[in-house]
RNA sequence: GCCCGGAUAACUCAGUGGAUAGAGUGCCAUCCUCCUAAGAUGGAAGUCGCAGGUUCAAAUCCUGCUCUGGGCG
Numbered sequence: 001g002c003c004c005g006g007a008u009a010a011c012u013c014a015g016u017g018g019a020u021a022g023a024g025u026g027c028c029a030u031c032c033u034c035c036u037a038a039g040a041u042g043g044a045a046g047u048c049g050c051a052g053g054u055u056c057a058a059a060u061c062c063u064g065c066u067c068u069g070g071g072c073g
Base pairs, nucleotide, nucleotide: 001072002071003070004069005068006067007066010025011024012023013022018056027043028042029041030040031039049065050064051063052062053061
């Protein structure tokens, strides 16, 4: 330098054009318990890597860039 993949909650990931963006773990509160753990219920937490474009509508499609993993030279 070229090619391929990834970037979404604190962490691990789902969501491949249309609803308010979701799950598990973690965190907080309450219940339970003599206390803790376990368990139950509820809650908070997201510029969907950045910037443009397409579209009535973009996390999702297109372009460029950044970071990261791999391959080729």